């Protein structure tokens, strides 16, 4: 001086005048409470509500190394592997390519049941010779290409090659560790058992009904006509993607009055916030103890002045939580590396 | 507020089981014409809305972000 992780704050104070929820009062007065880390994008999960919260299949759509955590997630932690850093750390859609199917453009001999341009050997011809053909063998070099069928090196041979051999490496089986992912200076075999792509169709493994607070319940004018409960069950059709059980359904007859505008509820008190212990490596749990901290319905949270500092980014509820992403001037504090 | 679909030449659309992107029309040259229009023949013109992945290879296939549109009281 560089730099990593990790929390936190998002101007302050002070008169005056609004708005707006509640409390209070006949009515004032008067008292309280009044936007954020994202309230945002609506990307996932999940309360809650209706949909008959109904069974079984198909479709379909998500998720994908293990373990845990949660109401539940594609989140959070902890570990494993694998990249990247000197390092502290960081970063991964990280199941299966020896089920199958398809694809791999151009180039190239050859893109996958391997092969052979070029070059390297051997043999027969032809020809003084260079060299030229024909047929075998061979994958050590070139040469295309994103990717070319294990890598050095020794031996081995006409020239080569796991052809043989050391060593790396791969694969398989078994042991030990470990809850498992997975590791091993661990042991035996197998000359190697055949590239890439599953954010390609698919195989596995798990999860998933549908719709949304404009959901949905009551209160209720005029007008139009509807709901229930029994008999009945053939047919159309309903049961929130499809099929199939099953249910309900036409008709009769008996009883109720039904809900559009506009009111009230749902509405904010709950996986809720603070602070201590205890248990856990941690996410997280438990338990005491305090608090109450926005709830509108054309929709509030402003506006001026004064002083002060380090001159104030992004941005505003609308049914609530958990998360993730993405937008954010400056500044503080911890811990740790070079 | 809650769901839902689209960006591709100037303008309106094609292409989406991944292989290097096209049509109409408009613009420019030329031809026909005494000249214009039509008409024939060529041509120019694209960061596939941005950004990040996967893969050799991305308009396509995922994530993510703008921006524009429709439905529902």
């Nucleotide at each position: 001086g560089a730099g990593u992780c990790g929390g936190c704050c998002a101007g302050g104070c002070a008169g005056c005048c609004g708005c707006u929820g509640g409390g209070g009062u006949a009515a004032c007065a008067c008292c309280u409470g009044g936007a954020g880390g994202a309230a945002a994008g609506u990307c996932c999960g999940g309360g809650c509500u209706c949909c008959a919260u109904u069974g079984g299949g198909c479709a379909g759509g998500g998720u994908g190394c293990c373990a845990g955590g949660u109401a539940a997630c594609g989140c959070c932690u902890g570990g494993g592997a694998g990249g990247c850093g000197c390092g502290a750390g960081c970063c991964u859609a990280c199941g299966g390519a020896a089920a199958g199917u398809g694809c791999c453009a151009c180039a190239g001999a050859a893109a996958a049941c391997a092969u052979a341009c070029c070059g390297c050997c051997g043999g027969c011809c032809g020809g003084c010779a260079a060299c030229g053909g024909c047929c075998g063998g061979u994958a050590a070099g070139g040469g295309u290409g994103a990717a070319a069928a294990g890598g050095u090196g020794c031996g081995g041979u006409a020239a080569g090659a796991g052809c043989g051999c050391a060593c790396c490496g791969c694969g398989c089986a078994g042991g030990u560790g470990g809850u498992a992912a997975c590791a091993c200076u661990c042991u035996g075999c197998g000359g190697c058992a055949c590239g890439g792509c599953a954010a390609a169709c698919c195989c596995c493994a798990c999860c998933c009904g549908g719709a949304g607070c404009a959901a949905g319940a009551c209160c209720g004018a005029a007008u139009a006509g509807g709901g229930g409960a029994g008999c009945g069950c053939c047919a159309a059709g309903u049961g929130u993607g499809c099929c199939c059980a099953c249910a309900c359904g036409a008709g009769c007859u008996c009883c109720c009055g039904g809900g559009u505008a506009g009111g009230u509820c749902g509405c904010u008190a709950c996986a809720g916030c603070u602070g201590c212990g205890c248990g856990g490596c941690g996410a997280c749990g438990c338990g005491c103890a305090g608090c109450g901290c926005a709830g509108a319905u054309g929709a509030a949270u402003g506006g001026c002045u004064g002083c002060u500092c380090u001159c104030g980014a992004c941005a505003g509820a609308a049914c609530c939580c958990g998360g993730c992403u993405u937008a954010u001037c400056g500044g503080c504090c911890g811990a740790c590396u070079c | 507020g809650c769901c839902g679909g689209a960006g591709u030449a100037g303008c309106u659309c094609a292409g989406c089981u991944g292989g290097u992107a096209g049509a109409g029309c408009a613009g420019c040259u030329g031809a026909u014409u005494u000249g214009u229009a039509a008409u024939c023949a060529g041509c120019u013109g694209g960061u596939c809305g941005g950004g990040g992945g996967u893969u050799c290879g991305a308009u396509u296939c995922c994530c993510u972000u703008c921006u524009c549109c429709g439905g529902c009281u």
This is a predicted complex of two RNAs, RNase P RNA and transfer RNA, with 411 nucleotides together. Rfam match: Bacterial RNase P class A.